RNA sequence: GGUGCCAUAGCUCAGUUGGUAGAGCACAGGACUGCAAAUCCUGGUGUCCCUGGUUCAAUUCCAGGUGGCACCA
Numbered sequence: 001g002g003u004g005c006c007a008u009a010g011c012u013c014a015g016u017u018g019g020u021a022g023a024g025c026a027c028a029g030g031a032c033u034g035c036a037a038a039u040c041c042u043g044g045u046g047u048c049c050c051u052g053g054u055u056c057a058a059u060u061c062c063a064g065g066u067g068g069c070a071c072c073a
Stems, first nucleotide, its partner, number of pairs: 001072007010025004019056001027043005049065005
């Protein structure tokens, strides 16, 4: 330098006919307890990496960029 894949909650990750974004853990509040732990109840907390395009409508499709990984040279 070229090609392919990946980027979604604090962390690890799901999310196909494009139509109001989710799980586990963690976290916050509450119940329980003499105090904690464990358990139970409630709460999603988010620029779906960025910019532009297509569309009535984009996390999803297209182009470019940034970062990471792999392969080729």
Molecule: transfer RNA
Organism: Bacteroidota bacterium